[in-house]
Context: one part of a larger RNA
RNA sequence: GCCAGGGAGUGUAGGGAAGUGGCGAGCUUAAGAGAGUUAAUCUCGAAGGCGUAGCGAAAGCGAUUCCCCGCAGCGCAAAACGCGCGAGGGGGAAGGUCUGAAAGGGCCUUAAGUCACUUCCCUACAACCGGAAGCCGGGCGAUCUAGGCCGGGGCAGGGUGAAGGGAGGCUUAAUGCCUCCUGGAGGCCCGAAGGGGUGGUGAAAUGCCAAUCCCUCCUCUGACCCCGGUCUAGGGGUGAUAAGCCAAACGAGCCCGGUUAUAGCCGGUUCCCCCCGAAUCAGCCUACAGGCUAGCCUCCCCGGAGCAUUCCUGAUGUGUAGAGUUACUGAUUGGAUGGUAAGGGCUGAAAGGCUCGGCCAUCCAGUCAAACUCCGAAACAUCAGGAUGCUAAGAAGGGGGGAGUUGGGGCGCUGGGGAAAGCUCGGCGUCCGAAAGGGAAACAACCCGGCCCCGGGUUAAGGUCCCAAAGUGACCUCUAAGUGCCGAAGGGGUUAACCCCCUUAGACAGCGGGGCUGUGGGCCUAGAAGUAGCCAUCAGCUAAGAAGUGUGUAACAACUUACCCGCCGAGGGGGUUAGCCCUGAAAAAGUAAGGGACUAAGAGGUCCACCGAGACCCGGGACCACCUAGCUAAGCUAGGUGGUGGUAGGGGGGCGUACCAUGGGCGUAGAAGGGGGUAGGUAACUACCUCUGGAGCCCAUGGUAAUGCAGAUCCUGGC
Numbered sequence: 001g002c003c004a005g006g007g008a009g010u011g012u013a014g015g016g017a018a019g020u021g022g023c024g025a026g027c028u029u030a031a032g033a034g035a036g037u038u039a040a041u042c043u044c045g046a047a048g049g050c051g052u053a054g055c056g057a058a059a060g061c062g063a064u065u066c067c068c069c070g071c072a073g074c075g076c077a078a079a080a081c082g083c084g085c086g087a088g089g090g091g092g093a094a095g096g097u098c099u100g101a102a103a104g105g106g107c108c109u110u111a112a113g114u115c116a117c118u119u120c121c122c123u124a125c126a127a128c129c130g131g132a133a134g135c136c137g138g139g140c141g142a143u144c145u146a147g148g149c150c151g152g153g154g155c156a157g158g159g160u161g162a163a164g165g166g167a168g169g170c171u172u173a174a175u176g177c178c179u180c181c182u183g184g185a186g187g188c189c190c191g192a193a194g195g196g197g198u199g200g201u202g203a204a205a206u207g208c209c210a211a212u213c214c215c216u217c218c219u220c221u222g223a224c225c226c227c228g229g230u231c232u233a234g235g236g237g238u239g240a241u242a243a244g245c246c247a248a249a250c251g252a253g254c255c256c257g258g259u260u261a262u263a264g265c266c267g268g269u270u271c272c273c274c275c276c277g278a279a280u281c282a283g284c285c286u287a288c289a290g291g292c293u294a295g296c297c298u299c300c301c302c303g304g305a306g307c308a309u310u311c312c313u314g315a316u317g318u319g320u321a322g323a324g325u326u327a328c329u330g331a332u333u334g335g336a337u338g339g340u341a342a343g344g345g346c347u348g349a350a351a352g353g354c355u356c357g358g359c360c361a362u363c364c365a366g367u368c369a370a371a372c373u374c375c376g377a378a379a380c381a382u383c384a385g386g387a388u389g390c391u392a393a394g395a396a397g398g399g400g401g402g403a404g405u406u407g408g409g410g411c412g413c414u415g416g417g418g419a420a421a422g423c424u425c426g427g428c429g430u431c432c433g434a435a436a437g438g439g440a441a442a443c444a445a446c447c448c449g450g451c452c453c454c455g456g457g458u459u460a461a462g463g464u465c466c467c468a469a470a471g472u473g474a475c476c477u478c479u480a481a482g483u484g485c486c487g488a489a490g491g492g493g494u495u496a497a498c499c500c501c502c503u504u505a506g507a508c509a510g511c512g513g514g515g516c517u518g519u520g521g522g523c524c525u526a527g528a529a530g531u532a533g534c535c536a537u538c539a540g541c542u543a544a545g546a547a548g549u550g551u552g553u554a555a556c557a558a559c560u561u562a563c564c565c566g567c568c569g570a571g572g573g574g575g576u577u578a579g580c581c582c583u584g585a586a587a588a589a590g591u592a593a594g595g596g597a598c599u600a601a602g603a604g605g606u607c608c609a610c611c612g613a614g615a616c617c618c619g620g621g622a623c624c625a626c627c628u629a630g631c632u633a634a635g636c637u638a639g640g641u642g643g644u645g646g647u648a649g650g651g652g653g654g655c656g657u658a659c660c661a662u663g664g665g666c667g668u669a670g671a672a673g674g675g676g677g678u679a680g681g682u683a684a685c686u687a688c689c690u691c692u693g694g695a696g697c698c699c700a701u702g703g704u705a706a707u708g709c710a711g712a713u714c715c716u717g718g719c
Stems, first nucleotide, its partner, number of pairs: 001719006011125013026050003032044004054061002064093001066092004073085004094109006128268004135258006146232009155222001157190003160186001164182007194219003199215002202213002234250001236246003271654006282293004295405002297402006306390003311386008322375001323373002329369003333365008343356005408432010437448003452621007462611003465596003471608001473607006484598001490583013510567005516540003521535003546561001550559002622644010655708001657705010673692008
C1' cells in the first nucleotide's frame, strides 16, 4: 500500500421552540400504594407545579364585554374605483398600580392554558471520536550506576636509587664537606595482566553489537583495580559538579490509581434524492488560531398594500479633481531698491567713505502646498415629479426556530503609503472562493458562457497547411528580420505621403583646371606664417578664391575644403510625418516561444464562406414551487406560469441494516449466505434467472436502535 472485520453527536436531568394528541378555566400527578400470569399493563394517590391579575422595595391597593378602520370570510349586488356585517389584526378612548405637588412617565388590562409524545437546539455531566507534554496520591526499585561501611582478593618483568647506616679522605673549637659501599623510599619512570577509552572524526551503520571491531593511545603500589555482604529512594538519594547517576531515553525514576485530566490546537466523522444558499465585514472581550452580539443564509408564523430607486428632469447641500497664488497662510529662484545691532575687506591720522556679506521689508520677473483657497467640476446625498422593475401566485413591515461566517483572493476603474514588489491600506464593480463547459499549448479568478436528462440544429470567444474540426479562400499593400517571444532613450534599413530648395540660362555626383594679392592681419609667444590662444575679420585683382573646413610642421613647407570655370546631360538635395523591420537586448538544470513546418501558413486592410460550447433554437422526458379546473382529495389527472451549478450551512422526502409487536406469507420439490448474469428505479437500492449452499427466511403496518466507512502516520488480522 491493498483486502476483510472493527471504528466517531449517545444517555439522564433542567430549559427554549415547533409539530401531533388528550383534557380545558383549568391541566397534571410525585413519592408511595393496590391489582396483575408478579410481566406488559391497569387503578388509586392533588402533597406539589403551571395557568386563571397586575402594580409596588414594602405597607398595600387592585383592571374594558366603549368607539373607529379593516384582511380573510359571509350576505346583497353582479355593471363597478361596488354596499353591509366583519373572527383574527390595527388605531383611539378608558381602566389597575407605582412614582410625582402637578404635568408627565414606567409596567399591566378587552381571559387559554396544561400534560404527554416526537424532532431540533441550549446547559450540566467524559458529552462526536482519537491525540499530549503534564499535576497529585499510594506503592516497587541501589542485581545497572553514585557514594559510604564490613569481610576478602589482585598488580609479569625492568629502571631510577630518598632517608638511614658503614668505610676512606679533607677539615674544624664545635661542626662541615667529598668519594665509595650499603640501604630500598616514591599518589617516581618504562611496560604485561588489570583498569581506561586519546586519535584514526578508520571499519560497522535493517550492525557481530540498542556503543561493537582493528590500529593507535592513557594508566598500571595507588585519590589503584576486583569480589561478596550491607546502607542511602523520587523534590528524595548519591554526586572530586557533568544538572552526572539512581536497571538500555532522569532539569525530577518506574508501576498503578485520580482518569475518558485538560487541549481556544491537529486529524477523522460512515446511505440517497429534492429546495434554498452564505461569510471571510462591524462592535466588545489579556482579543488577534478563540468567543459574544449585530450583519449576511435558511425554515416557520403573523401581516394585508405598497416597495425599490440602475434611468431622466428639477431644487438644495458639499469643497475633492483641476486651477489659482497682491484672495489669505506658508514655502521658493534670480534681480533691484530701502532699512539694519554686531561683523569681514580696502582706504584714511581720525571722523568718515567705498565695498562684501547676514537679516528684514518692498518691488520686478519666475515657481509651489495633504494639514493654503479668490475659485471650482464630474460625482455623491436628500427631496419632488416622471419613467422602469417587483408585488394579492402576498411586496413592505413584524415575531420566532436553526446555522455557518470573523485567515480571503484575482482583475478593471479610482485613491493613500511606497523610486519598487506576485507590496501594503481603502472606494466602486465583477469574478474565483462555492462555477462545470469552450478558447488562451498547459494555466482559481483573462475571453466566451452560468452544467436537470437524452437527441438534433445554430452560433460565441477563438479559429480554418499538418498534428487537429473548418479556406493551402478572394482582392490591395507591407516585412527579409524565420521578424512573426515583453521592452526605452538613441542609431539604422525600406516603403508611403507631404513641404522646401537647386535644375537645359545645364543642377547633383564624378573627372580636368583654378583656388590669388596687401599678408607671415594685429596681439601674444622661444616660435604662432589660414589652421595653440586672444582681438578684428578689411581692401585689391577677379570667373572665383575664408585674414580660412580639416590633415599636417618645432615653426614653415605639403595635402585638402569652401568658392569658380570646363567636360557630361536629367533629374538632384534637404526636411517633416507615418507603416513594417534591424540594432540597442546579459542569468543561472535542456531548447523553453505548443510542435512540425511556413516567405506566408507573417503584418495591415476589405470581403465572402466554413468550423467551433453544456450558450441559443427545436423535439422528447424527469423533478420542484405556485395558480386554475375536475375528481374517488395529506392525493391524483389535465392545463398554465416560473424554476432545477453550488462549499460552510438551513429545510424537505426517501433507501438499506439489527431487533420487537401485530397481521400475512415462503422454505429439504431447497431458506439465509456465496459466484455469475438479466431487468427495473433519478438514486440509496430492488426483482428475477442460473450454479453453489443445506435450514431457516421474507413482506406490510407500527416501534426500538451499540444502524450505513475510503480516509483518522486509525485498531486487529491477512497478503

A computed fold for a 719-nucleotide part of an RNA from a Candidatus Aenigmatarchaeota archaeon, annotated as large-subunit ribosomal RNA, domain II. The coordinates come from a structure-prediction model, not an experiment, and the mean pLDDT is 84.